Overview
Predicted 3D model of a 1388-nucleotide RNA (small-subunit ribosomal RNA) from an uncultured bacterium.
RNA sequence: AGAGUUUGAUCCUGGCUCAGGACGAACGCUGGCGGCGUGCUUAACACAUGCAAGUCGAACGAGAAUCUGUGGAACGAGGAUUCGUCCAAGGGAAACAGAGGACAGUGGCGGACGGGUGAGUAACGCGUGAGGAACCUGCCUUUCAGAGGGGGACAACAGUUGGAAACGACUGCUAAUACCGCAUGACACAUAGGGGUCGCAUGGCCUUUAUGUCAAAGAUUUAUCGCUGAAAGAUGGCCUCGCGUCUGAUUAGCUAGUUGGUGAGGUAACGGCCCACCAAGGCGACGAUCAGUAGCCGGACUGAGAGGUUGAACGGCCACAUUGGGACUGAGAUACGGCCCAGACUCCUACGGGAGGCAGCAGUGGGGAAUAUUGCGCAAUGGGGGAAACCCUGACGCAGCAACGCCGCGUUAAGGAAGAAGGCUUUCGGGUUGUAAACUUAUGUCUGGUGGGAAGAUAAUGACGGUACCACCGGAGGAAGUCACGGCUAACUACGUGCCAGCAGCCGCGGUAAUACGUAGGUGGCGAGCGUUGUCCGGAAUUACUGGGUGUAAAGGGCGCGUAGACGGGUAGAUAAGUUAGAUGUGAAAUACCGGGGCUUAACUCCGGGGCUGCAUUUAAAACUGUUUAUCUUGAGUGCAGGAGAGGGAAGCGGAAUUCCUAGUGUAGCGGUGAAAUGCGUAGAUAUUAGGAGGAACACCAGUGGCGAAGGCGGCUUUCUGGACUGUAACUGACGUUGAGGCGCGAAAGCGUGGGUAGCAAACAGAAUUAGAUCCCCUGGUAGUUCACGCUGUAAACGAGGAUGGCUAGGUGUUGGGGAGCAAAGCUCUUCGGUGCCGCCGCAAACGCAUUAAGCAUUCCACCUGGGGAGUACGUUCGCAAGAAUGAAACUCAAAGGAAUUGACGGGGACCCGCACAAGCGGUGGAGCAUGUGGUUUAAUUCGAAGCAACGCGAAGAACCUUACCAAGUCUUGACAUCCCGAUGAAAAGUCCUUAACCGGACUCCCUCUUCGGAGCAUCGGUGACAGGUGGUGCAUGGUUGUCGUCAGCUCGUGUCGUGAGAUGUUGGGUUAAGUCCCGCAACGAGCGCAACCCUUAUCCUCAGUAGCCAGCAGUAAGAUGGGCACUCUGGGGAGACUGCCAGGGAUAACCUGGAGGAAGGUGGGGAUGACGUCAAAUCAUCAUGCCCCUUAUGAUUUGGGCUACACACGUGCUACAAUGGCGUAAACAAAGAGAAGCGAGCCUGCGAGGGGGAGCAAAUCUCAAAAAUAACGUCUCAGUUCGGAUUGCAGGCUGCAACUCGCCUGCAUGAAGCUGGAAUCGCUAGUAAUCGCGGAUCAGAAUGCCGCGGUGAAUACGUUCCCGGGUCUUGCACACAACGCCCGUCA
Repeated sequence: AGAGUUUGAUCCUGGCUCAGGACGAACGCUGGCGGCGUGCUUAACACAUGCAAGUCGAACGAGAAUCUGUGGAACGAGGAUUCGUCCAAGGGAAACAGAGGACAGUGGCGGACGGGUGAGUAACGCGUGAGGAACCUGCCUUUCAGAGGGGGACAACAGUUGGAAACGACUGCUAAUACCGCAUGACACAUAGGGGUCGCAUGGCCUUUAUGUCAAAGAUUUAUCGCUGAAAGAUGGCCUCGCGUCUGAUUAGCUAGUUGGUGAGGUAACGGCCCACCAAGGCGACGAUCAGUAGCCGGACUGAGAGGUUGAACGGCCACAUUGGGACUGAGAUACGGCCCAGACUCCUACGGGAGGCAGCAGUGGGGAAUAUUGCGCAAUGGGGGAAACCCUGACGCAGCAACGCCGCGUUAAGGAAGAAGGCUUUCGGGUUGUAAACUUAUGUCUGGUGGGAAGAUAAUGACGGUACCACCGGAGGAAGUCACGGCUAACUACGUGCCAGCAGCCGCGGUAAUACGUAGGUGGCGAGCGUUGUCCGGAAUUACUGGGUGUAAAGGGCGCGUAGACGGGUAGAUAAGUUAGAUGUGAAAUACCGGGGCUUAACUCCGGGGCUGCAUUUAAAACUGUUUAUCUUGAGUGCAGGAGAGGGAAGCGGAAUUCCUAGUGUAGCGGUGAAAUGCGUAGAUAUUAGGAGGAACACCAGUGGCGAAGGCGGCUUUCUGGACUGUAACUGACGUUGAGGCGCGAAAGCGUGGGUAGCAAACAGAAUUAGAUCCCCUGGUAGUUCACGCUGUAAACGAGGAUGGCUAGGUGUUGGGGAGCAAAGCUCUUCGGUGCCGCCGCAAACGCAUUAAGCAUUCCACCUGGGGAGUACGUUCGCAAGAAUGAAACUCAAAGGAAUUGACGGGGACCCGCACAAGCGGUGGAGCAUGUGGUUUAAUUCGAAGCAACGCGAAGAACCUUACCAAGUCUUGACAUCCCGAUGAAAAGUCCUUAACCGGACUCCCUCUUCGGAGCAUCGGUGACAGGUGGUGCAUGGUUGUCGUCAGCUCGUGUCGUGAGAUGUUGGGUUAAGUCCCGCAACGAGCGCAACCCUUAUCCUCAGUAGCCAGCAGUAAGAUGGGCACUCUGGGGAGACUGCCAGGGAUAACCUGGAGGAAGGUGGGGAUGACGUCAAAUCAUCAUGCCCCUUAUGAUUUGGGCUACACACGUGCUACAAUGGCGUAAACAAAGAGAAGCGAGCCUGCGAGGGGGAGCAAAUCUCAAAAAUAACGUCUCAGUUCGGAUUGCAGGCUGCAACUCGCCUGCAUGAAGCUGGAAUCGCUAGUAAUCGCGGAUCAGAAUGCCGCGGUGAAUACGUUCCCGGGUCUUGCACACAACGCCCGUCA
């Protein structure tokens, strides 16, 4: 940075799609490790359980356990004893004092922080910047001052008592830093004054006088910590304001405490915040109100940027805490884990009543595509309480789960070619996987094992954690997938499938050879991930500020006037709002950028810098814009003088024409059409003459002439009236331009009311046309067209071009004015206004525009953003209605479209050609037969060919064979080819048996060469590779062929033009059979075609004369022979024709017309020769061939049958229908061919086909071979015939192994249809048509077919209007599979 997709191709417009990046993601497949982050986007759905806000005994009363001290009771070892008792260690009770401090209470501080969520909110909620002279602030800091002396209660507690419980009730006792008076008290407050000073108004600050009012609490380990008042600070909060903050006008009006005032109340404070009274305001197209959606921002993603989207995590603000409402306490709340009330829900209940609020951390259910542990710890950081120790802290620090994201690492490295095996593929040779593997050597990151072991805490204290990290050991061992491979887009083959299964982001792929489906191999991309889906930005300049457009692609309002708004001439001054520059403040941190630092690196994180394009304040400048003052005349307007005009309104007048009425003349038609009919007319039409009535429109003039803003305006006259133009330069002095809304004008049709109605004429009726004809055509005909007054408000209302002024080469018409000059019915030059054409620069996709711009710049308005749905629906406004204006969405397509190019096409045009028509001749279509095809039939009637360009075609010849078809029988390495092994010397042929026949069996017969080793050839048998296939696909192919068409075309190189497809050349003027030639020309040349070269035919010359010929000589029945080669003829070689000559035309050309000469004259006649291409034309059955299919059969072989069928239909032919003829008799004249398994003479024989026989001939010698039509004579005399010959019967002949299905010929007999053929259709332009016979190929036999040959031998062509086909140019086109196209509607 672009790419794909509209077309046959091109350029443009324009949409759709892709490649990039991102994510709190999800899904599919897969999954080794670590670090750092992140993790309910849905149900602000409901929640079990545990925890998340307490702390202070140094405020207070009471005070359990426990301990200490004093105390010393009961008991009492032991000793003494007079036995009464005494001494007595020990033992430790009660009591007292003290320590201690659980639990609950009074009291203080904190529960307004921290944590969660985004429902609501379009708002001073948020952001940014200001203000508070209208405010508050616990704890904290500083300063000043103070703390005297009293009092009465209430919890706890005790007792009684209610209730299931929650929770109370009553009586009694008591302490305080709890509560309440009194005293003192100002720098505080209030009231009334004085003075000073300052400010943006109210007013603030300082000072002073008087009066009034208000304080306090103690604790203690004696260090301190508290308490009260005041003034400051800091922090935090509250209020106000400027600016910014989504969509909808199919939401245009909203508002009653609403807007303001006065007074009172309330608040920390201002305020309709609340209340009473008064006034009637306030907001709104600069978008009020209403509706929808939404927490806002720093930032995040994307982007070159401007922007667009977004608001998870982190940070700031706001709002909320089950839903709604309310206040209390407090410095602070209208309070997530406080209170009260109401609602819903859940739970407990003894039914009377109670309890609860996870949008705190975990966790559960539910919803959902989807989101984690009922973990550890207060060690760190921070918070609350406390003097402190310390307590609390699901904030927080950590761990767990999840590839959810980012970052890093690994899954080995080097060597290693017999290029292994295997896989895939193959043209079978190979190629590829692939140095990849094996193998050898090496290493040890991660993982694993063992040992050591931090920092985080400067004294103690470590959840993390025996973690990070380090050392050692071990062994390549444990660690790769996923998507794609037709183009876009890197990467290809095989098989399977066969418009099926499927793929697909767009174009699209798949119907038998799929690089697009599925699988495999291979390859490409990325990689612990890879794809898919969703969303956002980008690409998209596809909403265009940067950075688009509106003649024809979407898009200029139908036109004017004009409001708001926007923009605006010259000079001088002032100002400083915009503008520019400097300074200051702010723009939180984090993020981003730059430079560094720390984790092994990176992600991550820390430090520093710069930046945050903004807002505000201030200083300065004064060019430009704005504002203002003064002035000017060129913009604009006015005046004056002129001329032009279908400009508009009203009134009047005129003639022509149509129609109707009356009267006359007059008679049978008129009218109308492509042709007719309906219609009118003997009751007198049409026609014609005269008179009259009425309505509408104004011929000629008339002109890309005039006027008007547009719509529009056309006889003449009068009147009223608007505008433009020219001249002049007297006046005003920027008064201008545009113009959302608004107002007005606005063709035709239509609507309303009332007139009018001649012609025309929707609807309607009838007549035609037609398959139908609700059309076109005709005859009628009503609304309407006309007038007046209203309404409608639209048109291809178009120059498909909004308005305005300015600038930018010209030329030539026309129209209305002015000026100058001259030789003046005028001409020339010039200047304003209008209206046309051509044309440069420039513009444009091109077409085109081009001083009347679509050019260059300016100002303002309107409008567009893919096609369809649709200018439709709904809503609203307008309208009497018809309808108009405004104006969507769902859904659907990948295009729709503009301009130009090349073709094809046109019942478009011009020119030209062709037996294309016309002019002629003869046919086909009717009959019979032959032949081919369709159809039908059949065991089979083998297959192919299908408009021209299939159908007497493949087939130049189906009785068997052919033969591919059918029935039946038989064979399986095969009927045919190659290779291998064995055997044999044959095989073939002949005879016989068997069979329907092949097959099979028997007999006869027994190869060649040799250096004698063998070799060759052939047959038989066997084995498997293989043979074989007229099986499929001509839409996989080669080759060959048909056709347009023997039409004159089809192209290329270089140059030039065009953005390009393409054009030019090849078009044009002539000419030709011809793109043949000439001339001209941005073309110059060239190629394939045309022509010529080739063959044949027509004339002559020359050479050669046998098998040909015979003039002269000889000669014969006969060119039979001698002789000759003059002639004919034959075969070579040459000549000749070239518009060469003449005349005319033409352009002095090409060429044309005529003529001479010539056998032939303008390519002499004919043939061969077929450009680029078209028809997926024909052929796989001539041949060749890819792929598929069959392989004891779809191959091979044999017999028989079939291809020859037959209600029918079509094509091509033959023979006829007769007298231009049939028949008979006798007679004449060809050319071109063929011949040895052949042609076959004379002769004999048969009525004949033929037979017998075999002379001659491999052919200018012989044979086929007779030519026929023709001419002559005779006969027939218009008939189904002496025409015609089908059909049939009988008898024969020929070929062949064999004529039944199924051949040809002969004789006799029979004697059908048919008397010239409907619609339609074919061939032919001169030795042609027509007609007559002859020959050949194929072939044993079997042509009416095919291919050739000659004989006789016409008619007509005015001409190119029409039919068909073709060529060139041009035009239109929505066609390009190209008119058998495309496409619309209805129905299914």

Its Rfam family is "Bacterial small subunit ribosomal RNA". Gene Ontology terms of the family: ribosome and structural constituent of ribosome. Model confidence (mean pLDDT): 83 of 100.